The prediction has a mean pLDDT of 80. Predicted 3D model of a 74-nucleotide RNA (transfer RNA) from a Phycisphaerales bacterium. Taxonomically the source falls in Phycisphaerales (Bacteria, Pseudomonadati, Planctomycetota, Phycisphaerae). Its Rfam family is "tRNA". Rfam links the family to the GO term triplet codon-amino acid adaptor activity. Rfam classes the family as a transfer RNA.
């Protein structure tokens, strides 16, 4: 030192073609319930969508840089 992917909640991930307030599973919190837990129901809090900068009326999504994890090559 070249080259691809990847980076969205507390993990684990979707979000294919740019469009309204960003979603699911889990976990966490309250409550129902139970002698108590589990499980089960109802509810409800977390999110600068790595970062920095361009395009656009509009960016999680396109572009370019950086950082960081990975995997090829050398």
């Nucleotide at each position: 030192g070249g080259g691809c992917g990847c980076a969205u909640a507390g993990c684990u991930c979707a979000g294919c073609u740019g469009g309204c307030u960003a979603g699911a599973g889990c976990g966490c919190u309250g409550c129902c319930g139970u002698c108590a837990c589990a499980u089960g129901g109802c509810a409800g809090a977390g999110g600068u969508c790595a970062c920095u900068g361009g395009u656009u009326c509009g960016a999680g999504u396109c572009c370019a840089g950086u950082u960081g994890c990975g995997c090829c090559c050398a």